[in-house]
RNA sequence: GCCUUCGUAGCUCAGCCCGGAUAGAGCAGCGGGUUUCUACCCCGUCGGUCGCAGGUUCGAAUCCUGCCGGAGGCGCCA
Numbered sequence: 001g002c003c004u005u006c007g008u009a010g011c012u013c014a015g016c017c018c019g020g021a022u023a024g025a026g027c028a029g030c031g032g033g034u035u036u037c038u039a040c041c042c043c044g045u046c047g048g049u050c051g052c053a054g055g056u057u058c059g060a061a062u063c064c065u066g067c068c069g070g071a072g073g074c075g076c077c078a
Stems, first nucleotide, its partner, number of pairs: 001074007010027004020058001029045005051067005
């Protein structure tokens, strides 16, 4: 340098292929219930520039282009 793949909540991930209105789950956090207390369990609640920028579109996490970062593979170094 080229190719593939990944980037979404604090963490682990789904949704992307095939565009549709307010983006979800589990865990964690916070509040409450239960308990002598803690844990478990139950209820509620908080939490997102969907990596960045641009484009297409009535409409983009989703499609297209460029860039950034992680992982893997290939190549070059006379």
Annotation: Transfer RNA from uncultured Ilumatobacter sp., 78 nucleotides, folded computationally. Taxonomically the source falls in Ilumatobacter (Bacteria, Bacillati, Actinomycetota, Acidimicrobiales). The coordinates come from a structure-prediction model, not an experiment, and the mean pLDDT is 82. It matches the Rfam family "tRNA". About the family: Transfer RNA (tRNA) molecules are approximately 80 nucleotides in length. The sequence was found in a public genome assembly.